[in-house]
RNA sequence: AUCGACAAAUGGCAAACCCGUCGCGAGGCGGGGACGCAAAGCCACGGGGCUCGCUGGUGACCAAGGUGUCGUUCUCGAGUCAGCCGGGCUACCGAAC
Numbered sequence: 001a002u003c004g005a006c007a008a009a010u011g012g013c014a015a016a017c018c019c020g021u022c023g024c025g026a027g028g029c030g031g032g033g034a035c036g037c038a039a040a041g042c043c044a045c046g047g048g049g050c051u052c053g054c055u056g057g058u059g060a061c062c063a064a065g066g067u068g069u070c071g072u073u074c075u076c077g078a079g080u081c082a083g084c085c086g087g088g089c090u091a092c093c094g095a096a097c
Base pairs, nucleotide, nucleotide: 003094004093012037013036017032018031019030020029021028022027035083041089042088043087045086046085047084048081049080050079051078052077053076056074057072058071059070060069061068062066
């Protein structure tokens, strides 16, 4: 370096759910709580999920021929998720390979 054990640190983190709080929302933060995690520490760089908007595309509608209304979310814009995958950075312990 790689790798990861019923080892050690009466070691660390903490899903769902509940409470508080911030946010339109996805979701964030704090407390409780543990399904799990050897990077479940950090970074939205690539892919992907999700949210909000609806310039553009597209479908429908009509007190229609419009600077209209409604839907969709392909594109686009703004966000969010690091516990979806990949990538980058950093790190405790030391049996076996």
Model confidence (mean pLDDT): 83 of 100. The RNA shown here (c-di-GMP-I-GGC riboswitch aptamer) has 97 nucleotides and comes from a Chloroflexota bacterium. Rfam family: c-di-GMP-I-GGC riboswitch aptamer. Its family is annotated with cyclic-di-GMP binding in the Gene Ontology. Clan: c-di-GMP_I riboswitch clan. The sequence was found by an Rfam model in a public genome assembly.